Model confidence (mean pLDDT): 75 of 100. Bacterial RNase P class A from a Gemmatimonadota bacterium, 391 nucleotides, folded computationally. NCBI's taxonomy places the organism under Bacteria, Pseudomonadati, Gemmatimonadota. It is recorded under the gene name rnpB.
[in-house]
RNA sequence: GAGGGUCGCCGGUGGUCGCCCGUCCGACGGGCGGUGCGGACCGCCGGAGGAAAGUCCGAGCUCCGCAGGGCAGGGUGCCGGGUAACGCCCGGGCGUCGCGAGGCGACGGACAGUGCAACAGAGAGCAGACCGCCGAUGGCCCGCGCAUCCGCGAGGAUCAGCGGGCACAGGCAAGGGUGAAAGGGUGCGGUAAGAGCGCACCGGGCUUCCUGGUAACAGGGGUCGCACGGCAAACCCCACCCGGAGCAAGGCCAAAUAGGGGACGAGGAGCGGCCCGCUCCGUCCGAGUCCCGGGUAGGCUGCACGAGGCCCGCGGCAACGCGUGGUCCCAGAGAAAUGACCCUCCUCCCCCGCAGGGCUCAGGCCCCGGGACGGAGACAGAACUCGGCUU
Numbered sequence: 001g002a003g004g005g006u007c008g009c010c011g012g013u014g015g016u017c018g019c020c021c022g023u024c025c026g027a028c029g030g031g032c033g034g035u036g037c038g039g040a041c042c043g044c045c046g047g048a049g050g051a052a053a054g055u056c057c058g059a060g061c062u063c064c065g066c067a068g069g070g071c072a073g074g075g076u077g078c079c080g081g082g083u084a085a086c087g088c089c090c091g092g093g094c095g096u097c098g099c100g101a102g103g104c105g106a107c108g109g110a111c112a113g114u115g116c117a118a119c120a121g122a123g124a125g126c127a128g129a130c131c132g133c134c135g136a137u138g139g140c141c142c143g144c145g146c147a148u149c150c151g152c153g154a155g156g157a158u159c160a161g162c163g164g165g166c167a168c169a170g171g172c173a174a175g176g177g178u179g180a181a182a183g184g185g186u187g188c189g190g191u192a193a194g195a196g197c198g199c200a201c202c203g204g205g206c207u208u209c210c211u212g213g214u215a216a217c218a219g220g221g222g223u224c225g226c227a228c229g230g231c232a233a234a235c236c237c238c239a240c241c242c243g244g245a246g247c248a249a250g251g252c253c254a255a256a257u258a259g260g261g262g263a264c265g266a267g268g269a270g271c272g273g274c275c276c277g278c279u280c281c282g283u284c285c286g287a288g289u290c291c292c293g294g295g296u297a298g299g300c301u302g303c304a305c306g307a308g309g310c311c312c313g314c315g316g317c318a319a320c321g322c323g324u325g326g327u328c329c330c331a332g333a334g335a336a337a338u339g340a341c342c343c344u345c346c347u348c349c350c351c352c353g354c355a356g357g358g359c360u361c362a363g364g365c366c367c368c369g370g371g372a373c374g375g376a377g378a379c380a381g382a383a384c385u386c387g388g389c390u391u
Stems, first nucleotide, its partner, number of pairs: 001345007009047009018037002020034006049379001053390002056388005061246004073242005078092005093107001094105004108237002113235002115231002130176002132172003137169002139166006147158004184202006205224001207222006250301004260292005267285002270283004308328004312323004346377004350371004356367004
């Protein structure tokens, strides 16, 4: 974990008894009635998951807010479709990985701007020269040597030119090297050496046209031309979307106590109304009684018939939709119920190997067979409800 049994737990429902309330009989007592009882007992019915979880998205429902527009903030980002909606799903395109079936992709913009790139490396953005190549041109050195000048002469000075050397200025970016990334590839020409410097082909890009497709995009042709590298899960730009809080939302009923308002008011106190006193009237304080209102505890509701499940038919590639087709009702209580024990079985651990097979030198291992007793049974528990995603 599966099946069965016994006992329990939660919700609903039926019966019997009890309690309570109302009413009737003149009373003790009894009769009748009750959507009454969080009383007892006896039955019957139902009672967790694919995720009930994380609370990450999107909604329903509820209350509050809200002219309209903008800023700020957050989110999404190829195209088409599905849906109540979505950051989800389906189909397609492109990229990438794989022999393949297929898997994966935050997949708008890097000619709007700002920025970033560790280490290594000479150089990391309109770059750079470490090794290397060249050194045509200029420079320096050597040899030959025309000519001019000086000298009686040997010879000396200057110098056109030719040849050789150095690698100083300088040229180059082909090759090596660094790196995740170094400003296309191959070949021919070209050159001092080289280079899209020129040309051919290939690849890529901009722009334009045609064809197919709803579109993303794909295929083909023309033209320009070697320039325009990467990063937006960096700021940013563009397009679109977004009010807040949540069932402890919210609605209804409503004790006790203490405040608030009102009516009556035992009693008390002065003052005023007559010159004084009594009485009376007015004013003030006021125990107490009753009523009203807000609100707390508490109770009821929201709350289980719904964007519902299953089957069938039709439409669609599919997601999904439609049906005056069928069928089913499926936990809802309160910090909150689903459990315990026993029997049989399954799997794993563990134990045994007397028969059998395989491997190993062996210890032993695997298959297989057996087991009275023993241990374990993934993740995990509804809390207003759905659609997803993730684990």